[in-house]
RNA sequence: GGCCCUAUCGUCUAGCGGCUAGGACGCAUGGUUCUCAUCCAUGUAACACCGGUUCGAUUCCGGUUAGGGCUA
Numbered sequence: 001g002g003c004c005c006u007a008u009c010g011u012c013u014a015g016c017g018g019c020u021a022g023g024a025c026g027c028a029u030g031g032u033u034c035u036c037a038u039c040c041a042u043g044u045a046a047c048a049c050c051g052g053u054u055c056g057a058u059u060c061c062g063g064u065u066a067g068g069g070c071u072a
Base pairs, nucleotide, nucleotide: 001071002070003069004068005067006066007065010025011024012023013022018055026044027043028042029041030040031039048064049063050062051061052060
């Protein structure tokens, strides 16, 4: 250089056109406990960026960026 794959809460992950973007861990508050831990309840926070298609895009298309694989 060529081809291919991936990018979603702090972390891991689900979501193959209309979702309040869900779950686990974490964190915060409260309950429980003499205290801590455990357990329970509530809360917290996300679609990499720029365009396009569409009535409607996290989802489809193109490009950019970043990461990875194969190849020379």